Source information:
This is a predicted structure of a 383-nucleotide RNA (Bacterial RNase P class A) from a Muribaculaceae bacterium. A source record names the gene rnpB. The RNAcentral record of the sequence draws on ENA. Taxonomically the source falls in Muribaculaceae (Bacteria, Bacteroidota, Bacteroidia, Bacteroidales). Its mean pLDDT, the model's own confidence on a scale to 100, is 77. It matches the Rfam family "Bacterial RNase P class A". By type it is a ribozyme.

RNA sequence: CGGGCCGGACGAUCCGUCGCUCACCGACGUUAUGAGCGGUGUGAGGAAAGUCCGGGCAACACAGAGCACCAUACUCCCUAACGGAGAGCUAUCGGCAACGGUAGAGCAGCGUGACAGAAAAUAACCGCCGGGUAUCCCGGCAAGGGUGAAAAGGUGAGGUAAGAGCUCACCGGACGCCAUGGCGACAUGGUGUGCCGCACGUCUUAUGGGUUGCAAGGUCAAGUAUACCGGCAUUUAAGGAUUGCUCGUCCAUUGCCGGGGGGUAGACCGCUAAAGCCAUCCGGCAACGUAUGGCUCAGAUAAAUGACGGAUGCCGGCAUUCAACUCCGCUUCGGCGGAAAAUGAUGCAGGUACAUAACCCGGCUUAUAGUCCGGCCCGAUUU
Numbered sequence: 001c002g003g004g005c006c007g008g009a010c011g012a013u014c015c016g017u018c019g020c021u022c023a024c025c026g027a028c029g030u031u032a033u034g035a036g037c038g039g040u041g042u043g044a045g046g047a048a049a050g051u052c053c054g055g056g057c058a059a060c061a062c063a064g065a066g067c068a069c070c071a072u073a074c075u076c077c078c079u080a081a082c083g084g085a086g087a088g089c090u091a092u093c094g095g096c097a098a099c100g101g102u103a104g105a106g107c108a109g110c111g112u113g114a115c116a117g118a119a120a121a122u123a124a125c126c127g128c129c130g131g132g133u134a135u136c137c138c139g140g141c142a143a144g145g146g147u148g149a150a151a152a153g154g155u156g157a158g159g160u161a162a163g164a165g166c167u168c169a170c171c172g173g174a175c176g177c178c179a180u181g182g183c184g185a186c187a188u189g190g191u192g193u194g195c196c197g198c199a200c201g202u203c204u205u206a207u208g209g210g211u212u213g214c215a216a217g218g219u220c221a222a223g224u225a226u227a228c229c230g231g232c233a234u235u236u237a238a239g240g241a242u243u244g245c246u247c248g249u250c251c252a253u254u255g256c257c258g259g260g261g262g263g264u265a266g267a268c269c270g271c272u273a274a275a276g277c278c279a280u281c282c283g284g285c286a287a288c289g290u291a292u293g294g295c296u297c298a299g300a301u302a303a304a305u306g307a308c309g310g311a312u313g314c315c316g317g318c319a320u321u322c323a324a325c326u327c328c329g330c331u332u333c334g335g336c337g338g339a340a341a342a343u344g345a346u347g348c349a350g351g352u353a354c355a356u357a358a359c360c361c362g363g364c365u366u367a368u369a370g371u372c373c374g375g376c377c378c379g380a381u382u383u
Stems, first nucleotide, its partner, number of pairs: 001379010012312007020043001022041005045354001049365002052363005057213004069209005074088003078084001089104006105204002109202005125145002127141006153171006172196002174193008217269004226261001228259006239251004276295005282289002313352003317348005326339005
């Protein structure tokens, strides 16, 4: 210098005009709260997003136990908690490498494995071997061929009718035991057992999980209608209860006034001082934790933080210009001419993302114009 890997930070600034949220102050005004007016201060994010996981908080439910259902599943560790993070382990895949992706409890039992193939786990199609009444039949064989994603550990020797872990040596794997290292997953070494197909599912085990979400939930409550209660007035015509019938008594109807609870609009609380933010020290590989000091940082409710104009910054493009280095031609070897061009300067037109809190936190996932910083790997060159 070129290419790449990993991690982190930022993600516009200023001015003018108009406008919005909330708080405080002032004048005005009111019985009072307050609406409107003026002034000062204040006002989104790294993801505020998706609403996927966890917690706080709240209401309701809940004696205890079991089953079912759902989630999680290598180890240690962090945390309020997590299905998240950190540090590691094993297998496998990609990359020369830095590094990245995927999977990870158990395997006793049971089930499934398309097509092809004789057979998908009690293997005989071709083939090999033995026998017989011999174009066929009976029996043995997993060494060779063929099929397949997958075919019964591999190589060699012995053995055999032919073969086979049938036996043996070495290699690979599994399981048991021992030693060493590690908190542990596990690793390394030794030793024993001939124990030797794989994948997925079901199943089993362990741990966790009550439901609903701030439109939770609570307080006050206009107007209208009105349960219920009281008073007054009205019609007594019909009705209901009591009764065999009549009277009586009670209820009921309509209007007005007063009381009254539930509850709607609306207002207030919840509601923003919190597992808070920043800095430093110490412990830890790290996630993170302890201590000390400092700071206060939106609370809207159909939803405020915006619109217009101007300037600056940043980005790549084009044009003009400066011209290192390189290349070509000529050469009297001093140079001359031409081409192309890193970089700088100026100008022109453009771009400046993703996205807007709604109870609050911790994560995850996804989107993002562009800028900056740190560490590491590979290649080339110079010293």